Predicted 3D model of a 109-nucleotide RNA (SAM riboswitch aptamer (S box leader)) from a soil metagenome.
The sequence is in RNAcentral, with records from MGnify.
Its mean pLDDT, the model's own confidence on a scale to 100, is 80.
RNA sequence: UCAUCAAGAGUGGCUGAGGGAUGGGCCCGACGACGCCACGGCAACCACGCGACCUCCGGGUCGCGGUUCAGGUGCCAAUUCCUGCCUCACAGCGUGUGAGGGGAGAUGA
Numbered sequence: 001u002c003a004u005c006a007a008g009a010g011u012g013g014c015u016g017a018g019g020g021a022u023g024g025g026c027c028c029g030a031c032g033a034c035g036c037c038a039c040g041g042c043a044a045c046c047a048c049g050c051g052a053c054c055u056c057c058g059g060g061u062c063g064c065g066g067u068u069c070a071g072g073u074g075c076c077a078a079u080u081c082c083u084g085c086c087u088c089a090c091a092g093c094g095u096g097u098g099a100g101g102g103g104a105g106a107u108g109a
Stems, first nucleotide, its partner, number of pairs: 001109005010039005018028003022084004040076003044073003047068001048065007080104001085101007
């Protein structure tokens, strides 16, 4: 920089107090969370295979495929847990609800 983020997937052991990025909310947590390890699982991107098209013949684009012994990265509470900023619509004067956009973050290339 680009793409995606409403789907999917947990047991055991160790440890022992905070954790869910951040403010607010709301949750998870001594019935042991978070983290680490082992095993298991998921299937997003890449890789790989097949097909179509394009090609400067190096390759590229699109679609499909997990029976492709899941190879690389990743992931396995809650939509990225919700919301922070802007616009619009509706209700209404406590602001709320919905839609779109933005910001931040995560993952991959």